[in-house]
Context: one part of a larger RNA
RNA sequence: CGUACACGGUGGAUGCCUUGGCAGUUGGAGGCGAUGAAGGACGUAUUAACUUGCGAUAAGCCUGGUCAAGCUAGUAAAAAGCGCUUGAGGCCAGGAUUUCCGAAUGGGGAAACCCACCUGCUUGCAGGUAUCUUGCACUGAAUACAUAGGUGUAAGAGGCGAACGCGGAGAACUGAAACAUCUAAGUACCCGUAGGAAAAGAAAUCAACCGAGAUUCCGAAAGUAGCGGCGAGCGAAAUCGGAGCAGCCCUUAAGCUUAUUUGAUGUUAGUGGAAGGCUCUGGAAAGUGCCACGAUACAGGGUGAUAGUCCCGUACACGACAACGUCUAAUAAGUGAAAUCGAGUAGGUCGGAGCACGUGAAACUUUGACUGAAUAUGGGGGGACCAUCCUCCAAGGCUAAAUACUCCCAACUGACCGAUAGUGAACCAGUACCGUGAGGGAAAGGCGAAAAGAACCCCUGUGAGGGGAGUGAAAUAGAACCUGAAACCGUGUACGU
Numbered sequence: 001c002g003u004a005c006a007c008g009g010u011g012g013a014u015g016c017c018u019u020g021g022c023a024g025u026u027g028g029a030g031g032c033g034a035u036g037a038a039g040g041a042c043g044u045a046u047u048a049a050c051u052u053g054c055g056a057u058a059a060g061c062c063u064g065g066u067c068a069a070g071c072u073a074g075u076a077a078a079a080a081g082c083g084c085u086u087g088a089g090g091c092c093a094g095g096a097u098u099u100c101c102g103a104a105u106g107g108g109g110a111a112a113c114c115c116a117c118c119u120g121c122u123u124g125c126a127g128g129u130a131u132c133u134u135g136c137a138c139u140g141a142a143u144a145c146a147u148a149g150g151u152g153u154a155a156g157a158g159g160c161g162a163a164c165g166c167g168g169a170g171a172a173c174u175g176a177a178a179c180a181u182c183u184a185a186g187u188a189c190c191c192g193u194a195g196g197a198a199a200a201g202a203a204a205u206c207a208a209c210c211g212a213g214a215u216u217c218c219g220a221a222a223g224u225a226g227c228g229g230c231g232a233g234c235g236a237a238a239u240c241g242g243a244g245c246a247g248c249c250c251u252u253a254a255g256c257u258u259a260u261u262u263g264a265u266g267u268u269a270g271u272g273g274a275a276g277g278c279u280c281u282g283g284a285a286a287g288u289g290c291c292a293c294g295a296u297a298c299a300g301g302g303u304g305a306u307a308g309u310c311c312c313g314u315a316c317a318c319g320a321c322a323a324c325g326u327c328u329a330a331u332a333a334g335u336g337a338a339a340u341c342g343a344g345u346a347g348g349u350c351g352g353a354g355c356a357c358g359u360g361a362a363a364c365u366u367u368g369a370c371u372g373a374a375u376a377u378g379g380g381g382g383g384a385c386c387a388u389c390c391u392c393c394a395a396g397g398c399u400a401a402a403u404a405c406u407c408c409c410a411a412c413u414g415a416c417c418g419a420u421a422g423u424g425a426a427c428c429a430g431u432a433c434c435g436u437g438a439g440g441g442a443a444a445g446g447c448g449a450a451a452a453g454a455a456c457c458c459c460u461g462u463g464a465g466g467g468g469a470g471u472g473a474a475a476u477a478g479a480a481c482c483u484g485a486a487a488c489c490g491u492g493u494a495c496g497u
Stems, first nucleotide, its partner, number of pairs: 001496009015482001016446002020417002022414007029406002031160002039101003042055003046078001049075003061095007070082003106115003116129006131157009164195001165193004175182001179229001205212002216243005226234002247398003250342001255335007263327006270318003276291003280287001292309002294298001300312003347371008357383001378393005433440002453481001456468004
């Protein structure tokens, strides 16, 4: 040095576990905000830090309800206290307080800071003072009346929020095996704005000589008819089957909203809730053996191993002082409302856009420019256009449901994950750290049933670490703590060189 065996060190794979995730189902909720939000800064305890809560009334104050014998949140003990039916503390509902920043709104500003004015009084406090829009009042130019403007006052708005909606504006990569029409795609991104849904909507619609009868969504029609450098590709409708159905108004309406009240029902705390003993093994019984019982409850979880009958629960039954939601009915107030059955409209020309439809034979819808009717004896459409025929009545308005989505709440589910997985994050994570910044972005779970977390002694640097003793079922479970693979490093023994 090698090989083999044994025993260790290191390391943290594997197994088992789950506080966390992922995907859903059902129901709810679908907003919060100048009565100052979302989000923060700084404070606040017997307290140095962090988390949680709260706000100078500061882990809290008041009222009502409901549990209640314990409690003073957690890491996290101690000290000092509070309460025990004269009710502490927990939970629910309502109220009070709620510093400073933040739309931030008195002015400023390098957010959490600086500096003001007015009014009132109890003289150190309270209230007010942003901008825009609308209404009203008073003023008021050029310029006579007026108007613009100004001032005051009242009401409203502003900002945030995951997706879903409607509207405005609108790419490129890419595909066409290059590329320009085309595609990607009216997608992404940006802007405006709303609701719990939105939008659409009661035929100037389709159809085809038969008829249907608002809109929306799903399935078929159908990858059809078509469109298309007829390339790549794009791609209907009638009709049929379903989901859901609801109709109305403009000489004052259908209705809608709000408030109050009646009744019903639900949400926000809760309450009751059946039935088991002995024995054996064991550290421990829920396991073994024997004999019982409950079940509208054998869902699930916990308890020193695997519990229907130990605990929490579960089936079932019950419950609200108060607040709130929904439905129903009544009453009141407000809104509906622009106008007068739709004229600078329909139609036309030029240029665009939308329609599955790229200008095409291109109807239809829409409109930037220019034009421009008729008035039910009228007008629009039926895919150039004309006739016949059929059908409908534009240029005013409202309208639930079926549909889309899930930041959020509750319950439940999983041939979903199980710590390199599952969210980036099971752990004080959008943290530490990196970056001027926009932004990027980790690692890190497990002693034990219970801390019973090792008193005391010894070695040692008043070390680190270890040896005894003790606890424990176990300490090779000792906090660098379940299991403890491999790489890697040793010790001992045997053999070989």
Large-subunit ribosomal RNA, domain I from Pseudoalteromonas ruthenica, 497 nucleotides, folded computationally. The RNAcentral record of the full RNA draws on ENA. Lineage of the source: Bacteria > Gammaproteobacteria > Alteromonadales > Pseudoalteromonadaceae > Pseudoalteromonas.